[in-house]
Context: one part of a larger RNA
C1' cells in the first nucleotide's frame, strides 16, 4: 500500500461557518466524454502458455498456435454516468400565523447573607481542633440592636426540566438580537450533503494595560501532627477570582460515540405545539409533529452493553488508527509578550 478498523482494546478533529474537491431528487429531449460492442492498423524478436519435433532423457534448442489484457483510428449501442436544453415537487429554502425557552449583548434595579466602619446594650472570654496552639479580646472582643459602605454570588421555584454548534447559560425589568418548533400548503424550483486548506467561537488556569477587591484563596508566614511533614488539620494571607480592552487556544473540551439522509417490532415518563373526541369550559383520553429520559425486541457486539436519540441495515463526505517504551519528546517550521501551543521524528530498547 491493499485490507481491516475508531463507545471501553490504537483510533472521531473542542465546536461551528464555509472555499476547493468529492457526492447528489423525479421526468422528457439532445449529445456521445466516461461505459459497452464490432472492424482496421499496430502491439519487433526473444521470454511466458499450449501443441508438436530434435540432441539416449532433462536442462537446452527448433517449428506452429495462442497470447501480448495496450494504443490509435473508424463504425455502432445509449441502460447507467457526464454535458446541454426543458419541465416537476417530495429534498432544500422562503412567506404568513402562533406559542415555549437560565440562547446572546447592553442598561437599570430589589432582597438575603458575609465582611468592615460608626453608635447603643453588655462583660470576660471568643475562636479553633481528634486534642491543642498560633490568632482575636479589659485600648472592651465574642454576643446582640441600629445606621452606613462595598464587593461578589444568585437560597426556595429547580425537574430524570429548558435553551445553545460547542464552550456554556439561573434574582427582576427594559431595549437590541440569534436559533429551534408547530400550523397553513401560499411562493421559489434541486437552490442540496459533506468539507482538505481557511475564518470564527472556544471552560478553568495563565499573560498585558487600566479599574475593583466583600468572601474565598495558589504562593508565603505562623501553630499543630509526625521519625521527618517543604502535606493533610488550624490561624493569617498576596496574586487570582470580579469589570473593561487585548493576548493565549488548551481540558476526562466526554455520550470517551464526526456530520447528513433513508429504512427497521414496541412499552413507559416528561418538555413544546397542532388536531380529534368529550365537556358549560377544562382535566383525563385518542392521533400526530418535535425535543429530553428510562426499559426492552429483532439485529449488532469479544463481552459489557447499544437498541427509531443505534453501537441495527444502507449511502455520501470529512477526520483519525496500524505493538509497548523512547514521545506527543528532539530538531526544524508556523504562531505567541511570555508561559507555551501546533505540526512531528529517529537512534536505542522490550
Nucleotide at each position: 500500500u491493499u485490507g481491516g478498523g475508531c463507545g471501553u482494546a490504537a483510533a472521531g478533529g473542542g465546536u461551528g461557518c464555509g472555499u476547493a474537491g468529492g457526492c447528489g431528487g423525479c421526468g422528457c429531449g439532445g449529445u456521445a466524454g466516461g461505459u459497452c460492442g464490432g472492424g482496421u492498423g499496430u502491439g519487433a524478436a526473444a521470454u511466458c502458455u499450449c501443441g508438436g519435433a530434435g540432441c539416449u532423457u532433462a536442462a537446452c534448442u527448433c517449428c506452429g498456435a495462442a497470447a501480448c489484457u495496450g494504443c490509435a483510428u473508424u463504425c455502432g449501442a445509449u441502460a447507467c454516468u457526464g454535458c446541454c436544453g426543458u419541465g416537476c415537487u417530495u429534498g432544500a429554502g422562503g412567506a404568513c400565523u402562533g406559542g415555549a425557552g437560565a440562547g446572546g449583548a447592553g442598561a437599570c434595579u430589589g432582597g438575603a447573607a458575609u465582611u468592615u466602619a460608626c453608635g447603643g446594650u453588655g462583660u470576660a472570654g471568643c475562636g479553633g481542633u481528634g486534642a491543642a496552639a498560633u490568632g482575636c479580646g479589659u485600648a472592651g472582643a465574642u454576643a446582640u440592636c441600629g445606621u452606613a459602605a462595598g464587593g461578589a454570588a444568585g437560597a426556595c421555584c429547580a425537574g430524570u426540566g429548558g435553551c445553545g454548534a460547542a464552550g456554556g447559560c439561573g434574582g427582576g425589568u427594559c431595549u437590541c438580537u440569534g436559533g429551534a418548533c408547530a400550523g397553513u400548503u401560499c411562493c421559489u424550483g434541486a437552490c442540496g450533503c459533506u468539507g482538505a486548506g481557511g475564518c470564527a467561537c472556544g471552560a478553568a488556569g495563565g499573560c498585558c494595560a487600566g479599574g475593583g477587591g466583600a468572601g474565598c484563596a495558589a504562593a508565603c508566614g505562623g501553630g499543630a501532627u509526625u521519625a521527618g511533614a517543604u502535606a493533610c488539620c488550624c490561624c493569617g494571607g498576596u496574586a487570582g477570582u470580579c469589570c473593561u480592552g487585548g493576548c493565549a487556544g488548551u481540558a476526562a473540551a466526554c455520550g470517551g460515540u464526526g456530520c447528513a439522509c433513508g429504512u427497521u417490532u414496541g412499552g413507559u415518563g416528561u418538555g413544546g405545539g397542532a388536531g380529534g373526541a368529550u365537556u358549560c369550559g377544562a382535566c383525563c383520553c385518542c392521533u400526530u409533529c418535535u425535543g429530553c429520559g428510562c426499559c426492552g425486541g429483532a439485529g449488532c457486539u469479544a463481552a459489557c452493553g447499544c437498541g427509531u436519540u443505534a453501537a441495527a441495515c444502507g449511502u455520501g463526505c470529512c477526520g483519525c488508527c496500524u505493538g509497548g517504551g523512547g514521545a506527543g519528546u528532539a530538531c526544524g517550521g508556523u504562531c505567541g509578550c511570555a508561559a507555551g501551543a501546533u505540526u512531528a521524528a529517529a537512534a536505542c530498547u522490550c

Record summary: Small-subunit ribosomal RNA, central domain from a metagenome, 350 nucleotides, folded computationally. The coordinates come from a structure-prediction model, not an experiment, and the mean pLDDT is 89. Rfam family: Bacterial small subunit ribosomal RNA.